This is a predicted structure of a 111-nucleotide RNA (SAM riboswitch aptamer (S box leader)) from a Gammaproteobacteria bacterium. Of the family's consensus pairs, 94% are formed in the model. The source organism's lineage runs through Bacteria, Pseudomonadati, Pseudomonadota and Gammaproteobacteria. The prediction has a mean pLDDT of 82.
């Protein structure tokens, strides 16, 4: 970071410092001077690489010292599509349900 693969409805806070915005972006909705975002110190959560053990090449299991994450709300929620409900005569529609995508967000390869 144009790439490639995985995973994303679960979980985890108290101080200090600062001071007006924050949640990727676009509509919502939401946090926010009863101090958020952010930064630092301490605490947690979790298991993606690393470690051990079983499989044997998909995996499974343990442990949490190391690498990283991550500690408001499903990736907050939608938006593009296909399916199927509801309504309707049909078209329109419905944040009505599932399904893929697309974007993003961490890993881990690569560049």
């Nucleotide at each position: 970071c144009a790439c490639u693969c995985a995973u994303c409805g679960a979980g985890a806070c108290c101080g200090g410092c600062u001071g007006a915005g924050g949640g990727a972006a676009a509509g919502g909705c939401c946090c926010u001077u009863a101090g958020a975002c952010g930064c630092c110190g301490g605490g947690g959560c979790a298991a993606c690489c690393g470690c051990c053990g079983g499989a044997u090449u998909u995996c499974c299991g343990g442990a949490a010292u190391g690498g990283u994450g991550c500690c408001a709300a499903c990736u907050c929620c939608u938006g593009c599509g296909g399916c199927c409900a509801c309504a309707g005569c049909a078209a329109c529609g419905u944040g009505g349900g599932c399904c893929g995508a697309u974007a993003g967000a961490u890993g881990a390869g690569g560049g």